[in-house]
Context: one part of a larger RNA
């Protein structure tokens, strides 16, 4: 490389948009590829092969037959291409609906920490396994009222939603993207995936500039025989907001994306719809178990496939060396991306 994989053994790219390419629905022609079935040429001899004979058999040698391929040409038309019409089931558009913590933007709110007054009040109060550093007679702490300011939304809450992934939960207006249903007027294959590209990406970090309660990497102090932890006082960054970078995670269902088909049973969400007082039944679209043929090394998986099959893509190829080392791109920087050998078992 062929092949065979890629949930847990090495293997799905963090997610999604789209260019190239690949690949692609029924139906009418065409015949270029492929195939049927025919016909004409070439296919030298020897040599293969089949089948008969001759040397006693064999090697040997001898007659007859005969391949593939190529050129040609007639019919035929299932499959791929192709041209030009046409169809509506795949795609989208339209009109009617309801259902969401979907986005980003402002405002508003009410619990509780802290911390400032101000008032009652008196000797402790924290905090631990026990203690002590620490606060406190300058009046703590506990308790009223009054203020400041930041930060996160109990309850409702639920294998409930929504969103491509990441992620997203208090209210309120207002902008604003998907998605589901019904319905069938429109459009008629406009479809899938999709190298390169683009564009989003938790938490840390980074650059300016604000903010800063509460918690808290380092740091300090105290317990501890030590104690560079755990437990305990404190506490800087950071955690929040603005704008820019950064590109990364068990970024996990460790399960790329999309079509079609395969036994059911029960939960729950969003609608439609029968029969309707209700229960309850169909029907679509999402989210959960249980399980059937199948699959699977076994766990398992099972109409939300890990099952049968088509298509495009990524990626794997004994383990250590190693996500290293060196070149290149990207970055302010931390680094991220590409990514090997030697050896050595």
């Nucleotide at each position: 490389u062929u092949g065979g994989g890629c949930g847990u053994a090495a293997a799905g790219a963090g997610u999604g948009c789209g260019u190239a390419g690949g690949u692609g629905g029924u139906u009418u022609g065409u015949a270029a590829g492929c195939c049927g079935c025919g016909g004409g040429g070439u296919g030298a001899a020897a040599g293969g092969c089949u089948a008969u004979g001759g040397c006693u058999c064999a090697a040997c040698c001898a007659u007859a037959g005969u391949a593939a391929g190529c050129c040609u040409u007639g019919c035929g038309a299932a499959c791929u291409g192709c041209a030009a019409g046409a169809c509506u089931u795949g795609a989208g558009u339209g009109c009617a609906g309801g259902a969401g913590a979907g986005g980003a933007a402002a405002g508003u709110g009410g619990a509780a920490u802290u911390c400032c007054u101000a008032g009652u009040g008196u000797a402790g109060c924290g905090g631990u396994g026990a203690a002590a550093u620490g606060c406190g007679u300058a009046g703590a702490u506990a308790u009223u009222a009054g203020g400041a300011g930041g930060a996160a939304c109990a309850c409702c809450a639920g294998u409930g939603g929504c969103g491509a992934a990441g992620g997203c939960g208090a209210c309120u207006c207002a902008c604003u993207g998907g998605a589901c249903u019904g319905u069938a007027a429109c459009u008629g294959a406009c479809g899938c995936u999709g190298a390169g590209g683009c564009a989003c990406g938790a938490a840390a970090g980074c650059g300016u500039g604000g903010g800063g309660a509460g918690c808290g990497a380092a740091c300090a102090g105290g317990a501890u025989a030590g104690a560079u932890a755990c437990c305990c006082u404190g506490g800087u960054a950071g955690u929040c907001c603005a704008c820019g970078c950064u590109g990364u995670a068990a970024a996990c269902g460790a399960u790329g994306a999309a079509u079609g088909c395969u036994a059911g049973g029960u939960g729950u969400c969003g609608g439609c719809u029968c029969u309707u007082a209700a229960a309850g039944g169909g029907u679509c679209g999402g989210u959960g178990c249980c399980g059937a043929a199948g699959u699977u090394a076994a766990c398992a998986c099972a109409u939300u496939a890990a099952g049968c099959a088509u298509u495009c893509c990524a990626c794997c190829u004994g383990g250590g060396g190693a996500g290293u080392a060196c070149g290149u791109u990207c970055g302010c920087a931390a680094g991220a991306a590409u990514g090997a050998a030697a050896c050595u078992c």